[in-house]
RNA sequence: UCCGGUGUCGUCUAGUGGCUGAGAUACCUGGCUCUCGCCCAGGAGGCCUGGGUUCGAUUCCCGGCACCGGAA
Numbered sequence: 001u002c003c004g005g006u007g008u009c010g011u012c013u014a015g016u017g018g019c020u021g022a023g024a025u026a027c028c029u030g031g032c033u034c035u036c037g038c039c040c041a042g043g044a045g046g047c048c049u050g051g052g053u054u055c056g057a058u059u060c061c062c063g064g065c066a067c068c069g070g071a072a
Base pairs, nucleotide, nucleotide: 001071002070003069004068005067006066007065010025011024012023013022018055027043028042029041030040031039048064049063050062051061052060
């Protein structure tokens, strides 16, 4: 320098052009308990970024960024 792949709650992993974006774990609150675990109920938390297409984009297209791999 070129080519390819990946990017989703704090972490890990699903998922789809539309109606509330799912689960595990961690976290918070309450219950339970003499107390702390455990257990039960509830809660908060996310689509890398900028454009384009579309009635509608996290999803499709283009650029950028980061990471990973490959070729010189």
A computed fold for a 72-nucleotide RNA from Schistocerca americana, annotated as transfer RNA.
It matches the Rfam family "tRNA".
Its mean pLDDT, the model's own confidence on a scale to 100, is 81.